[in-house]
RNA sequence: UUUUCCAAAACGCUGAAUCUCCCACUGGGAGAGCGGGGGACCCAACGCGAGGGGUGUCGUGAGACGCCUGCGAGCGGUCCGAGCAAUCUUGGGGUGAAGUUCGCGCAGCGGCCGAUGAGCCGCGAAGCGGACAGGGCGGCUCUCUAUGCCCGAACCCGACAGCUAACCUCGCAAGCGUCCAUAGAGAGAGGUC
Numbered sequence: 001u002u003u004u005c006c007a008a009a010a011c012g013c014u015g016a017a018u019c020u021c022c023c024a025c026u027g028g029g030a031g032a033g034c035g036g037g038g039g040a041c042c043c044a045a046c047g048c049g050a051g052g053g054g055u056g057u058c059g060u061g062a063g064a065c066g067c068c069u070g071c072g073a074g075c076g077g078u079c080c081g082a083g084c085a086a087u088c089u090u091g092g093g094g095u096g097a098a099g100u101u102c103g104c105g106c107a108g109c110g111g112c113c114g115a116u117g118a119g120c121c122g123c124g125a126a127g128c129g130g131a132c133a134g135g136g137c138g139g140c141u142c143u144c145u146a147u148g149c150c151c152g153a154a155c156c157c158g159a160c161a162g163c164u165a166a167c168c169u170c171g172c173a174a175g176c177g178u179c180c181a182u183a184g185a186g187a188g189a190g191g192u193c
Base pairs, nucleotide, nucleotide: 010178011177012176013175014174018032019031020030021029022028023027033172034171035170036169037168038167043162046076047075048074051071052069053068054067055066056065057064058063091160092157093156094155095154099132100131101130102129103128104127108123109122110121111120112119113117134151135150136149137148138147140188141187142186143185144184145183146182
């Protein structure tokens, strides 16, 4: 001097997941701040619904009857056994950017054949791959535009929840990076002279 590996600090990234204080201190508690869930009227959804509209048949006619309606004033309830406890996950719901779709497809299921074959056809959990919706990063911050590189998961509730003021309640984890950090416009912060 170069390369590789490990550790610490510092700086930085995703994320709500940070800071401070107290105590009997490997733990517990409180506050601020940030974030989530539950939870009225009204609205929405659901049921009923006079009437309106369309249309067919009958009738000399006024009209009558039937069917349809994403129109509709208004009315009703959130119940049709209730309560308590436990287990499960198919319905439903929640956090999250993580939702939609196409193709292949083993297990398995179904069908077909004169030729019963590792046969042919269809569906196809798991799994694999593609595209798009959506999301993140590119180093002072924010907005817009362009552009490069990535993500496009996972988990939870347990038959149950629309919105929702008051009110009630919960979380503050986890995982990464390190010589690398694209550019234009606008606004601002900070620093230097």
The prediction has a mean pLDDT of 78. A computed fold for a 193-nucleotide RNA from Cohnella candida, annotated as c-di-AMP riboswitch aptamer (ydaO/yuaA leader). Rfam family: c-di-AMP riboswitch aptamer (ydaO/yuaA leader). Rfam describes the family as follows. This family represents a conserved RNA structure found upstream of the ydaO and yuaA genes in Bacillus subtilis and related genes in other bacteria. The ydaO/yuaA element is thought to act as a genetic 'off' switch for the ydaO and yuaA genes in its native state. It is believed that the element may be triggered during osmotic shock leading to activation of ydaO, a predicted amino acid transporter gene, and members of the yuaA-yubG operon which code for KtrA and KtrB K+ transporters. Rfam links the family to the GO terms cyclic-di-AMP binding and regulation of gene expression. The RNAcentral record of the sequence draws on Rfam. Of the family's consensus pairs, 92% are formed in the model.